[in-house]
Context: one part of a larger RNA
RNA sequence: CUCAGGAGAAGGAACUCGGCAAAUUGAUACCGUAACUUCGGGAGAAGGUAUGCCUCUGAUGGUGAAAGAUUAACUCUGUAAGCUAUUAGAGGUCGCAGAGAAUAGGUGGCUGCGACUGUUUAAUAAAAACACAGCACUCUGCAAACACGAAAGUGGACGUAUAGGGUGUGACGCCUGCCCGGUGCUGGAAGGUUAAUUGAAGAUGUGCAAGCAUCGGAUCGAAGCCCCAGUAAACGGCGGCCGUAACUAUAACGGUCCUAAGGUAGCGAAAUUCCUUGUCGGGUAAGUUCCGACCCGCACGAAUGGCGUAACGAUGGCCACACUGUCUCCUCCUGAGACUCA
Numbered sequence: 001c002u003c004a005g006g007a008g009a010a011g012g013a014a015c016u017c018g019g020c021a022a023a024u025u026g027a028u029a030c031c032g033u034a035a036c037u038u039c040g041g042g043a044g045a046a047g048g049u050a051u052g053c054c055u056c057u058g059a060u061g062g063u064g065a066a067a068g069a070u071u072a073a074c075u076c077u078g079u080a081a082g083c084u085a086u087u088a089g090a091g092g093u094c095g096c097a098g099a100g101a102a103u104a105g106g107u108g109g110c111u112g113c114g115a116c117u118g119u120u121u122a123a124u125a126a127a128a129a130c131a132c133a134g135c136a137c138u139c140u141g142c143a144a145a146c147a148c149g150a151a152a153g154u155g156g157a158c159g160u161a162u163a164g165g166g167u168g169u170g171a172c173g174c175c176u177g178c179c180c181g182g183u184g185c186u187g188g189a190a191g192g193u194u195a196a197u198u199g200a201a202g203a204u205g206u207g208c209a210a211g212c213a214u215c216g217g218a219u220c221g222a223a224g225c226c227c228c229a230g231u232a233a234a235c236g237g238c239g240g241c242c243g244u245a246a247c248u249a250u251a252a253c254g255g256u257c258c259u260a261a262g263g264u265a266g267c268g269a270a271a272u273u274c275c276u277u278g279u280c281g282g283g284u285a286a287g288u289u290c291c292g293a294c295c296c297g298c299a300c301g302a303a304u305g306g307c308g309u310a311a312c313g314a315u316g317g318c319c320a321c322a323c324u325g326u327c328u329c330c331u332c333c334u335g336a337g338a339c340u341c342a
Stems, first nucleotide, its partner, number of pairs: 001337008010328002014326001019323001027051005036041001038171001052093012067077003094098001106321007113313002118130002134169007146155003172308004177238003182235002184231005191226003202215005239257005266300001267297001278294005
């Protein structure tokens, strides 16, 4: 010096990306326990007190001797002994220390995300990702849809629309606005277009001719597409310019262009904000983080769900108390290595 442990004056997070690591807490009984809440929780909230041993006393439970009574039984009685267990109280007593060692929550506050318990990258990621109950749309009438399979057949299902498949969302609460022009899907069938097919007129070859053959392409002709409607918890989309109020500023208001329709409620510098460490407030002596607001949303927004939300989380951010060798600033001890010698 490395590793594994132990102790530490004063300070106590000044360490650091970050209290990482360590320390604190820890049992049982009693007292006591906030906001919020889906009334279940939160909660072991938080915060306190007691705890050894000896003596005495009480209460309760078990057993129930002797004695007595009536009876002669596997009986009954009791200010009922003794033993035993639990528990309460009083007094005393020893130590620095009585849950005397070991095992045995640190706590609280604000907030993001995800409701929750679960699942996951076997060997760098456990999460806000996946799943989830619930919700919605859509397909499917049974030889079901759908899936595997050249097929037979099988699953679906020995089920039958309160069933089964697919897709999206993701407990719960309040809600889920406008647009069907594009793409998709569903329905419609008048017209247009359209394949094989049908094969008219006409032409050519040959033949005396009948005819045969070769071209030709009118006409017939389904779905689809065009077309007409519906449909957004289908894929998706949800404007610009100019002016205007008796200070200024702003614009409830007006004009105009464009669109299928111009973003409603709610939220908002956000897991989204470039400018940006936005501005104001809070916390700090000092705060690019955090919390609360504002709204000028580069580029939130309603099941690609919006906004809340108790409980939950080896989840992210911030703060406080306790605690500490994380640090100021290192020191000592024990053990194992390294090193030297054998």